The part of an RNA shown here (large-subunit ribosomal RNA, domain IV) has 349 nucleotides and comes from a Chloroflexota bacterium. Model confidence (mean pLDDT): 89 of 100.

Context: one part of a larger RNA
RNA sequence: CACGGUCUGCUAAGGAACUCGGCAAAUUAGCCCCGUAACUUCGGGAGAAGGGGCGCCUUGGUAGGGUGAAGGUGCUGCGCGCACCGGAGCUCGAGGAGGUCGCAGUGCACAGGCUCAAUCGACUGUUUAUCAAAAACACAGGUCCCUGCGAAACCGAAAGGUGAUGUAUAGGGGCUGACACCUGCCCAGUGCCGGAAGGUUAAGGCAACGGGUUAACGCUCGGAACCGAAGCCCCGGUGAACGGCGGCCGUAACUCUAACGGUCCUAAGGUAGCGAAAUUCCUUGUCGGGUAACUUCCGACCCGCACGAAUGGUGUAACGAAUUGAGCACUGUCUCGGCAGACCACCCG
Numbered sequence: 001c002a003c004g005g006u007c008u009g010c011u012a013a014g015g016a017a018c019u020c021g022g023c024a025a026a027u028u029a030g031c032c033c034c035g036u037a038a039c040u041u042c043g044g045g046a047g048a049a050g051g052g053g054c055g056c057c058u059u060g061g062u063a064g065g066g067u068g069a070a071g072g073u074g075c076u077g078c079g080c081g082c083a084c085c086g087g088a089g090c091u092c093g094a095g096g097a098g099g100u101c102g103c104a105g106u107g108c109a110c111a112g113g114c115u116c117a118a119u120c121g122a123c124u125g126u127u128u129a130u131c132a133a134a135a136a137c138a139c140a141g142g143u144c145c146c147u148g149c150g151a152a153a154c155c156g157a158a159a160g161g162u163g164a165u166g167u168a169u170a171g172g173g174g175c176u177g178a179c180a181c182c183u184g185c186c187c188a189g190u191g192c193c194g195g196a197a198g199g200u201u202a203a204g205g206c207a208a209c210g211g212g213u214u215a216a217c218g219c220u221c222g223g224a225a226c227c228g229a230a231g232c233c234c235c236g237g238u239g240a241a242c243g244g245c246g247g248c249c250g251u252a253a254c255u256c257u258a259a260c261g262g263u264c265c266u267a268a269g270g271u272a273g274c275g276a277a278a279u280u281c282c283u284u285g286u287c288g289g290g291u292a293a294c295u296u297c298c299g300a301c302c303c304g305c306a307c308g309a310a311u312g313g314u315g316u317a318a319c320g321a322a323u324u325g326a327g328c329a330c331u332g333u334c335u336c337g338g339c340a341g342a343c344c345a346c347c348c349g
Stems, first nucleotide, its partner, number of pairs: 004344008013335002017333001022330001030054005039044001041178001055100005064092004071085005101105001113328007120320002125137002141176007153162003179315004184245003189242002191238005198233003204227002209222005246264005273307001274304001285301005
C1' cells in the first nucleotide's frame, strides 16, 4: 500500500430516467403435466403465450413393460427342427398414498427472455481470407432467344478438345426470381427477324470510243454504256428486345372542384395496383392512433419535385446473428454512487 487501471462479484429505493440505439449486463433456461391466439400454402404458427410439479424415506423386490431358460404338449422331411404352453433369471420402470428436512430439491455446473406491428428478401444456402453477412449473390419456378448434330456456344493460327460418349423433356445465352392475382399502351428512333421487286454498291466481266508506238500486223495505255454480291436504302414484323409512356385554356343553382368541352404536340401519352414510400424536394405535409409530451413508428389522404407492371406490379403463411417502431419481464445502462476480491500501479526494503 491514498487516488487510479484491468478483471470478477454484490448492491437500498427507483427500473431505460442511460444512449444514436436496452450497446452491455440482467432475466429466461433441464425434464414431466396442463394449456396455447391471430393468421395459414393446413405442413405450420408451437417450446406460441401462460401456468403447475421436481429432494429424501416408506408402501415397494409396487402396478406395468422388455427379454425369455428349464420343463411340458403336439407335429416331424427326425435335425432339441417347428408350433403352442410355460414362466426361472436378467432388465426397464411410472402414477398414487403416507411420512420427513431445509430459506431454497433440474439445491453445484451445463441448458430459450417473451410479445405486438411494419420494411426488404419467399425459403435452406453464398459473399467482400484481413473494417461490410446484408434488402447484395444464388435458388427452385417463369419467360425470351439460339441450336437438327461434324449442333449452337466456348478453348485453340491448326490438328484437336469441351459441349457429350449428350440429341430439342437436350445443350448454350439473356432477363426475372417460391406461391397467389396479374403483367396495360407505343414498332417513330436503336437492335433483331423476314422480304425472288426496286435504288445504290467492289473486284471482275463485256466493251463503244480514244491515246502512245508502228510501213503494216501487232503491242500497250485510258475507258462511257451495260452485266456484277453481301451491306446500306427501301417494305414489313417484333417489347418477359434497348427503350418511351404530354402541355395549355375554359366549364356545374354559395364557394371549391371539374365528370364535360376546346386547342397544340406525339410513335404512344402511365391501364391495374400501390403511393410523403429503402422512392416526397417543399416536409416535422394533413388527419387519426400510440405517449403527459414523439422530426421516428403505425393507419389513412393523394398535391407521385421524381411509383408502376419479369431493369417486374401488388399481396403473402413460413423463415432471418437483416432493418424500423412499440410493449411486458429484467436489470448498476442510468439517478449515483457504494462495497468486496485478484492482478497491476503505488509504498517500504